[in-house]
RNA sequence: GCCCGAGUAGCUUAGCCCGGUGGAGCGAUCGACUGUUAAUCGAUAGGUCAAAGGUUCAAAUCCUUUCUCGGGCG
Numbered sequence: 001g002c003c004c005g006a007g008u009a010g011c012u013u014a015g016c017c018c019g020g021u022g023g024a025g026c027g028a029u030c031g032a033c034u035g036u037u038a039a040u041c042g043a044u045a046g047g048u049c050a051a052a053g054g055u056u057c058a059a060a061u062c063c064u065u066u067c068u069c070g071g072g073c074g
Stems, first nucleotide, its partner, number of pairs: 001073007010026004020057001028044005050066005
């Protein structure tokens, strides 16, 4: 230098192919339960979807460039 994969909540990740309300588990907070804690149950909060731009009525999803990490070729 060229090619491929990955980047989504504090953590692990689904959704991306084929555009149409961003979800789950764990964790956090509050509550219920009880002698107390744990466990269990319920509720709530938490996301500029790596960054910028483009296409579109509408982009996590499509296109371009860039950044980070991993792998391959030279």

This is a predicted structure of a 74-nucleotide RNA (transfer RNA) from a Nanobdellati archaeon. The source organism's lineage runs through Archaea and Nanobdellati. It matches the Rfam family "tRNA". The same sequence occurs in records of 2 taxa. The sequence is in RNAcentral, with records from ENA.